[in-house]
RNA sequence: GCCCGUUUAGCUCAGUGGUAGAGCGUGCUACUUGUAAUGGUAAGGUCGGUUGUUCAAUCCAGCCAAUGGGCA
Numbered sequence: 001g002c003c004c005g006u007u008u009a010g011c012u013c014a015g016u017g018g019u020a021g022a023g024c025g026u027g028c029u030a031c032u033u034g035u036a037a038u039g040g041u042a043a044g045g046u047c048g049g050u051u052g053u054u055c056a057a058u059c060c061a062g063c064c065a066a067u068g069g070g071c072a
Stems, first nucleotide, its partner, number of pairs: 001071007010024004018055001026042005048064005
């Protein structure tokens, strides 16, 4: 320099056009003599940035950034 993948909650990951989810973690709570475990509930997201396509974009396209890999 060229090519490919990945980027979504604190962490690990789903979600392939129509209001964004799970597990773990965190707060509160029930249970318990107490703790743990377990159950219930709540908070937590400009979906990496930007421009475009579309009635509508996490999802499709261009560019940029970060990160991982391949070729030279």

Predicted 3D model of a 72-nucleotide RNA (transfer RNA) from Peniophora sp. CONT. The prediction has a mean pLDDT of 82. Its Rfam family is "tRNA". It is annotated as a transfer RNA. The RNAcentral record of the sequence draws on ENA and Rfam.